This is a predicted structure of a 352-nucleotide part of an RNA (small-subunit ribosomal RNA, central domain) from an uncultured bacterium. Rfam family: Bacterial small subunit ribosomal RNA. The coordinates come from a structure-prediction model, not an experiment, and the mean pLDDT is 81. The full RNA is in RNAcentral, with records from ENA, Greengenes and SILVA.
Context: one part of a larger RNA
RNA sequence: CUGGGCGUAAAGAGUUGCGUAGGCGGUUAAGUAAGUAGUGUGUGAAAUGAUGAGGCUCAACCUCAUGUCCAUGCACUAAACUGCUUUGACUAGAGAAUGGAAGAGGUCGCUGGAAUUCCUGGUGUAGGGGUGAAAUCCGUAGAUAUCAGGAGGAACACCGAUGGCGUAGGCAGGCGACUGGUCCAUUUCUGACGCUCAGGCACGAAAGCGUGGGGAGCGAUCGGGAUUAGAUACCCCGGUAGUCCACGCCGUAAACGAUGGAUGCUAGCUGUACGGAGUAUCGACCCUCUGUGUAGCAAAGCUAACGCGUUAAGCAUCCCGCCUGUGGAGUACGAGCGCAAGCUUAAAACAU
Numbered sequence: 001c002u003g004g005g006c007g008u009a010a011a012g013a014g015u016u017g018c019g020u021a022g023g024c025g026g027u028u029a030a031g032u033a034a035g036u037a038g039u040g041u042g043u044g045a046a047a048u049g050a051u052g053a054g055g056c057u058c059a060a061c062c063u064c065a066u067g068u069c070c071a072u073g074c075a076c077u078a079a080a081c082u083g084c085u086u087u088g089a090c091u092a093g094a095g096a097a098u099g100g101a102a103g104a105g106g107u108c109g110c111u112g113g114a115a116u117u118c119c120u121g122g123u124g125u126a127g128g129g130g131u132g133a134a135a136u137c138c139g140u141a142g143a144u145a146u147c148a149g150g151a152g153g154a155a156c157a158c159c160g161a162u163g164g165c166g167u168a169g170g171c172a173g174g175c176g177a178c179u180g181g182u183c184c185a186u187u188u189c190u191g192a193c194g195c196u197c198a199g200g201c202a203c204g205a206a207a208g209c210g211u212g213g214g215g216a217g218c219g220a221u222c223g224g225g226a227u228u229a230g231a232u233a234c235c236c237c238g239g240u241a242g243u244c245c246a247c248g249c250c251g252u253a254a255a256c257g258a259u260g261g262a263u264g265c266u267a268g269c270u271g272u273a274c275g276g277a278g279u280a281u282c283g284a285c286c287c288u289c290u291g292u293g294u295a296g297c298a299a300a301g302c303u304a305a306c307g308c309g310u311u312a313a314g315c316a317u318c319c320c321g322c323c324u325g326u327g328g329a330g331u332a333c334g335a336g337c338g339c340a341a342g343c344u345u346a347a348a349a350c351a352u
Base pairs, nucleotide, nucleotide: 004323005322006321007306008305012320014203016202017201018200022196023195024194026090027089028088029087030085031084032083034082035081036078037077038076039075040074041073042072043071050066051065052064053063054062055061093193094190095189096188097186098185099184100183101182105179106178107177108176109175110174111173112156117151118150119149120148121147122146123145127138128137164171165170208249209248210247211246212245213244217243218242222238223237224236225235260319261318262317263316264315265314268297269296270295271294272293273292274291275290276289277288278287301308302307325352326351327350334345335344336343337342
């Protein structure tokens, strides 16, 4: 390379989005003839290889003949398929319009109550706290408990769900402003405008970093008390960074559905969320059908099995990414990025 693969054995990039080059691409008419097919003609060295003869006593070896092979130039013909024409037409893909709908989608601002902690004051007196049991710890300078007032930070009980939204990360008290996407109905418009996407750009939990704030609770590191043979832990008492906010970095996760994206096709059943139509009704429920999502089963089929099964891991097509025994190693070196931590790219010797 070919081949075979990528849910769990190695393998889907975090993602996802946007998107360049590239690859692929709906229906139809005409033209063209690059691909394609055919015909003719030219090149296609020798050796080697194949077949058939012959020569060394055989063979290897050597000689001769024949045909093939592969690649390719030119001319002519054909026009089904692919391409091309910035040709013409279409509406089933895609997009737009109009009318509706749901939603923790995002950013910013304002605001609410419960609880913890602290402060002040009142009542009140000897304990409280903590544990398997204790102790460190707090308390007669009045704690714990309880009542009133105040301060401050963080998170939002119930609703709450197999629920919803978002491309992924993720998103939850309430209200407002600005703003993104989705779905349904109509079939009004454009007329293939599409799919995928190497590089590239953007986003990206937590932890961590920089500057400045903030700091209630929790709490790495750390100190102390226990436990223990020891206890650099698990348990307890404290408690710094951090957790929070603004701005700027970092760019990684079991970033998981361990399952790339798009399109079409292939039995059903049950729930649920949001629409639409019908039936019913005075009306609303109920019921039926249907679209989009989200769950639980299951036929065919697939799978090594587990399992998947119209949300495929089934049947196909297109495009991208990735894998190739284990260790060495996601390491060294080089390069790029970063303030740093480090990240990305990524070997070999050697061992087996």